[in-house]
């Protein structure tokens, strides 16, 4: 070095400025921001995945009822799977929807005195994944 197994750790960033108004961090103008692997060359818009939702293999609990074989009611966890936004053009170059010049574009759900990617909130959570320890192995 490689496998497996325990066990810690790390893991999401952003509205300055101003207008309109009774009221806006939610409208208009300008600004800021971008989770993980992949990809012959560096990704928010290629190609997968996590989250959020949504279904419920399966299982835990508590309660009824039974011909003691099970059967019904409520809740929680919860695999598989499902849904889930955006990119062209010209330049380098052996190769780039990633680099570099330019325009352009998308961003769940619930809350709000007026519509939210940046405010509260679910989150002191979860996760893709990355990283050391320790232990077996052949």
């Nucleotide at each position: 070095a490689c496998g497996c197994g325990u066990u810690c750790c790390c893991g999401g960033g952003g509205a300055g400025g101003g207008g309109u108004g009774g009221a806006a961090g939610u409208c208009c103008c300008u600004a800021c921001c971008g989770g993980c692997g992949g990809u012959c060359a560096c990704a928010g818009c290629c190609c997968g995945c996590g989250a959020c939702c949504c279904c419920g293999c399966g299982u835990c609990c508590g309660g009824c009822c039974c011909u003691c074989g099970g059967g019904c009611c409520g809740g929680g966890c919860a695999a598989c799977g499902g849904u889930u936004g955006a990119c062209c053009c010209g330049g380098u170059g052996g190769a780039a929807c990633u680099c570099c010049g330019g325009g352009g574009c998308c961003g769940a759900c619930g809350g709000u005195c007026a519509c939210a990617g940046u405010c509260c909130g679910g989150a002191u959570g979860a996760g893709a994944g990355g990283g050391a320890a320790c232990g077996c192995g052949a």
The prediction has a mean pLDDT of 85. A computed fold for a 138-nucleotide RNA from Egicoccus halophilus, annotated as FMN riboswitch aptamer (RFN element). The organism belongs to Egicoccus, within Bacteria. The sequence is in RNAcentral, with records from Rfam.